Predicted 3D model of a 73-nucleotide RNA (transfer RNA) from a bacterium.
The RNAcentral record of the sequence draws on ENA.
RNA sequence: UGCCGCGUAGCUCAGUUGGUAGAGCAGCUGACUGUUAAUCAGCGGGUCCAUGGUUCGAGUCCAUGCGCGGCAG
Numbered sequence: 001u002g003c004c005g006c007g008u009a010g011c012u013c014a015g016u017u018g019g020u021a022g023a024g025c026a027g028c029u030g031a032c033u034g035u036u037a038a039u040c041a042g043c044g045g046g047u048c049c050a051u052g053g054u055u056c057g058a059g060u061c062c063a064u065g066c067g068c069g070g071c072a073g
Base pairs, nucleotide, nucleotide: 001072002071003070004069005068006067007066010025011024012023013022019056027043028042029041030040031039049065050064051063052062053061
């Protein structure tokens, strides 16, 4: 330098044919109890890597850039 893949909650990851974002773990509160742990119930947490474009509508499609990984030279 070229090509391919990935970037979504604190972490690991889903997200269908474009229709307005979820799970598990972690955290917080409560119940349970000698205490902790475990268990049960509930709660909060997101500019979806950035900037543009398409569209009535973008996490999803397009372009460019950035970061990470892989392949080729």

About this RNA
The prediction has a mean pLDDT of 80. It matches the Rfam family "tRNA". About the family: Transfer RNA (tRNA) molecules are approximately 80 nucleotides in length.